[in-house]
């Protein structure tokens, strides 16, 4: 490197882990509480350094109208907090063009706002997470798979209220 075969994956808070740090195991040295003896040696928990092998490295809510570009550690809580620390990738965020929906009888054209296919803004009341523990399983371990009560904000829905619902032109 090409070709066949099987399998298994096909993800967007998402994927990795060369090299650190964190932890595990083994070896090897250093040291060595303790047990033991009259007394030392040996033997040895724990440590601390070196190989050398392996383990973890973000828990889940919510989020994408297209194209370009720009900045940047891209919004919320959960946790026993290495979820450090690295590398690639994004639905977020400004611009900028474009398409779409709304804008009090229907339609059409131009501007202006709010949006982004559940397509306006807000208040209120309800409702919505998983991981950790635990449990079984597997590993000497560090972990690690599957089950799984209960507990969040954002913001999402569902209902009730409340703002606004513009300008300008043609037609019916």
């Nucleotide at each position: 490197u090409a070709g066949c075969a099987a399998a298994g994956c096909u993800a967007a808070g998402c994927g990795c882990c060369a090299u650190g740090c964190a932890c595990c195991u083994g070896g090897c040295a250093u040291a060595g509480a303790c047990c033991g003896u009259g007394a030392a040696c040996u033997g040895a928990a724990c440590a601390u350094g070196c190989c050398a092998g392996g383990u973890u490295a973000a828990c889940g809510a919510g989020g994408u109208g297209a194209a370009g570009g720009g900045a940047u550690u891209a919004u919320c809580g959960a946790a026993c907090a290495u979820u450090c620390g690295g590398c690639g990738g994004a639905u977020g965020c400004c611009c900028u063009u474009c398409c779409g929906u709304g804008c009090u009888g229907c339609c059409c054209c131009g501007g202006g706002c709010a949006c982004g296919u559940u397509a306006u803004g807000u208040g209120g009341u309800g409702u919505g997470a998983a991981a950790u523990a635990u449990g079984c399983a597997g590993g000497c371990a560090a972990c690690u798979g599957c089950a799984a009560a209960a507990c969040a904000g954002c913001c999402g829905c569902a209902c009730c209220g409340c703002a606004g619902g513009c300008c300008g032109g043609a037609g019916c």
A computed fold for a 172-nucleotide RNA, annotated as glmS glucosamine-6-phosphate activated ribozyme aptamer. The sequence was found by an Rfam model in a public genome assembly. Its mean pLDDT, the model's own confidence on a scale to 100, is 78.